[in-house]
RNA sequence: GUCUGUGUGGCUUAAUUGGCAGAGCAGCGGACUCUUAAUCCGAAGGUUCCGGGUUCGAUCCCCGGCACAGGCA
Numbered sequence: 001g002u003c004u005g006u007g008u009g010g011c012u013u014a015a016u017u018g019g020c021a022g023a024g025c026a027g028c029g030g031a032c033u034c035u036u037a038a039u040c041c042g043a044a045g046g047u048u049c050c051g052g053g054u055u056c057g058a059u060c061c062c063c064g065g066c067a068c069a070g071g072c073a
Base pairs, nucleotide, nucleotide: 001072002071003070004069005068006067007066010025011024012023013022019056028042029041030040031039049065050064051063052062053061
């Protein structure tokens, strides 16, 4: 240089033909306990990598860019 894949809460990830963004862990509050751990309950946390396009509607489709991984040179 070129081709392919990936990018979603702090971390790991789901959302399959476009239609309310969900879960586990961590953290926070509470119950339980002599205390801690474990267990149980609750609440909060996301401009879905960035910019544009299509559409009534985009995590999803199209274009460009950035980061990471891999193949070829």
A computed fold for a 73-nucleotide RNA from a Lachnospiraceae bacterium, annotated as transfer RNA. The RNAcentral record of the sequence draws on ENA. Taxonomically the source falls in Lachnospiraceae (Bacteria, Bacillati, Clostridia, Lachnospirales). The coordinates come from a structure-prediction model, not an experiment, and the mean pLDDT is 81. Rfam family: tRNA. The family's RNA type in Rfam is transfer RNA.